[in-house]
This is a predicted structure of a 109-nucleotide RNA (SAM riboswitch aptamer (S box leader)) from Salinibacillus xinjiangensis. It was read from a public genome assembly, where an Rfam model found it. Its mean pLDDT, the model's own confidence on a scale to 100, is 84.
RNA sequence: CUCUUAUCAUGAGAGGUGGAGGGACUGGCCCGAUGAAACCCGGCAACCAUCAAACAAUCGUUUGACCUGGUGCCAAUUCCUGCAAAGCGAAUGCUUUGACAGAUGAGAG
Numbered sequence: 001c002u003c004u005u006a007u008c009a010u011g012a013g014a015g016g017u018g019g020a021g022g023g024a025c026u027g028g029c030c031c032g033a034u035g036a037a038a039c040c041c042g043g044c045a046a047c048c049a050u051c052a053a054a055c056a057a058u059c060g061u062u063u064g065a066c067c068u069g070g071u072g073c074c075a076a077u078u079c080c081u082g083c084a085a086a087g088c089g090a091a092u093g094c095u096u097u098g099a100c101a102g103a104u105g106a107g108a109g
Base pairs, nucleotide, nucleotide: 001109002108003107004106005105006104007103008102013041015040016039017038021031022030023029025082027080028079042074043073044072047070048069049068050065051064052063053062054061055060078101083098084097085096086095087094088093
């Protein structure tokens, strides 16, 4: 980097260093010197591992426990939107659903 698969409405500091940017991309709309990114500490959650039970009994599936290990995450629904369909509306449009894109975990190349 590509493919497969699951999830994406919850949750998380008024700490230290640092100094201007950040929210993937488009168009918006926001956050930021009452201090951005990044790093450290702290925290949240529980995807994988681990443990237990039930089913199946080769692989495994489901439920629960745990937070010890491997990640992840800590403004706004994945901040909204971008393509399509349906419904509504006099109308720029509004609503819903599904894709696409993206993020993270696990597995494969």